[in-house]
The RNA shown here (transfer RNA) has 63 nucleotides and comes from Jeotgalibaca porci.
RNA sequence: CGUAAUUCAGUUGGUAGAAUGCUUGACUGUUAAUCAAGAAGUCGUAGGUUCGAGUCCUACCGG
Numbered sequence: 001c002g003u004a005a006u007u008c009a010g011u012u013g014g015u016a017g018a019a020u021g022c023u024u025g026a027c028u029g030u031u032a033a034u035c036a037a038g039a040a041g042u043c044g045u046a047g048g049u050u051c052g053a054g055u056c057c058u059a060c061c062g063g
Base pairs, nucleotide, nucleotide: 001062002061005020006019007018008017014051022038023037024036025035026034044060045059046058047057048056
């Protein structure tokens, strides 16, 4: 340090986001580009604290 397939955000604890990629549609002679919409997460695992944990505490796993 570990959060979407990938790269990363996530403020003082209050129902998890962006970009790229993917799917569909529009546009186009075709592809690409562009535009619109959509899908995709047990937030490394297991416990604890709390009305409430991605966030605080402990152990473990992985780099």
Its mean pLDDT, the model's own confidence on a scale to 100, is 82. Rfam family: tRNA.